[in-house]
Formats: sequence, structure tokens, C1' cells
RNA sequence: UCAUACUAGCCGGGGAGUUAGCGGUGCCCUAUAUCUACAACCCGCUUUAGUAGAGGUGAUGUCGAGCCUGAGGAUAGUUUCAGUGCCAAAGCCUCAGACUAAAAAUGUUGAGAAGACAGUCCUGUAUUGUAGAGAGUCGGUGAACCGUGUCAGGUUGGGAACGAAGCAGCACUAAAUCGAUUUCUUUAGGUUUACAGGGUCGCUGUUUUUGAGUUUUUAAUCUGAGAAACCGGCGGUGAGAUUUUUUCAAAGGUUCGGCGUAUGA
Repeated sequence: UCAUACUAGCCGGGGAGUUAGCGGUGCCCUAUAUCUACAACCCGCUUUAGUAGAGGUGAUGUCGAGCCUGAGGAUAGUUUCAGUGCCAAAGCCUCAGACUAAAAAUGUUGAGAAGACAGUCCUGUAUUGUAGAGAGUCGGUGAACCGUGUCAGGUUGGGAACGAAGCAGCACUAAAUCGAUUUCUUUAGGUUUACAGGGUCGCUGUUUUUGAGUUUUUAAUCUGAGAAACCGGCGGUGAGAUUUUUUCAAAGGUUCGGCGUAUGA
């Protein structure tokens, strides 16, 4: 140096989470990295940190250190979108008031203000009217028989004269009903009028004093009250972005170190 057979080693790693800690099953990432059993109210270990087996590969391999690079994850920050709770000094919105300006109307045939007297308002008494109800009055109609008067005919008493009862009819009425002007009582109300009392914020009228404003609309400013859709402020939820910060980190590259045993040639 070469060949053969072994052995050490290797047959993945990482993140979050869990754990006193380590590893695993489970979830996620990666560049695809053997199989079986156990295993999330978990399974097995103890800083030498899965346990128990089977199989494969196998010493220029594995391993250690430095540098480069950085799949992916986590923390905090910044920020976007969606939706949500509360607040509200400023903006926007609504209402009221004050003041300024413009326009219009009105006003010395008297604005506005102040005072007086009345009305509107309330109560009581009376009056009047409207719509009803009842009673009375007048007139009309109105009783087959059980209202009155008169009672033709007919019936009946009588020798006769003359009587009796009495239907229809007629007249007058009762109950009832219709109408009418009118009288009385009573009910109701946005009736009318008068008197007495009460009341005086508002509205209207008259009158006295004073003497030039008053009202409406629009706009700006200020004050007060309100609302919360938008804007604004403070929170919190979900899903994203980010070569912002910190951190964990696979795989890869590079440099250095180092590189078993036995047999044979």
C1' cells in the first nucleotide's frame, strides 16, 4: 500500500409545548435519514439522560474546534385589515340663546317699554237658546156585543089606548191614537245674557306716559345643552406583514486537528 473478517460508531436533526431535567409518542419545519413493542389524566431514563429487541452499513468513516452561510420557529416592537367595548376637551351633526352683517316686511296714521282698566280663565245664582223626554190645553179619529142619550125596522105586553126591552143607524164620549200652537217640569252641551266672588304667568282689546325700533330669513362668531354614524382618544379580540430587536437552529461549504483490531500478500 492492497485484500478479507470483525469491532467502535452510524442508520437523522431542529422548533414550540410538556418536564425538576433528558429523550420519545403527538403537533410543526427541513434537503425523503431501517423495522417491531411501550407511550399524553402519558412511556422510558437521570447529567453517561428513552427502554427492550431485530436488521443494515461499517474505519480518510465517525468525532472535535474555528469561520462563512441560514430552511424554519419563538419573544418583544412597528404596522395593515376586519369586527368590537367605553369615552368625548377639538372637528362634523341637531336644538336653544346672545351679538354682528345683508335681504325682505312693518312702524311718527306711533315700534318697543312701563302703568291702568277690561276680556279670555274658574266658581255660584239666575236668564236665554238648541236637541230630547214627560205632563197639561185645543182639534181630529175613535166602542158590533161587556159606555151614555135617542132609538127606524123588527120582537114583545095589552081588546084598544098606550107601554117594555132593545139591534142597526146617528150624536156625545172612555181607553187609545194622530196633529197643532202654546204652558209647565226635567235631561244634555263648546248656546246667549246679567250679577256676585275668585284669579293676573301667558294672549287680546282700550287708554295714559315715553319716543324708534320690531319681526322673519340667511351667513359668521360666542355660550349652553344634546347625539355618537364619520373623524378623534383609550382598550381589548381575530387574521396578516416586516432584512426592527433578542433568541433557538437543521442542512451545506471551508480550514485545522485526528483517524481501531486481527489475518494474509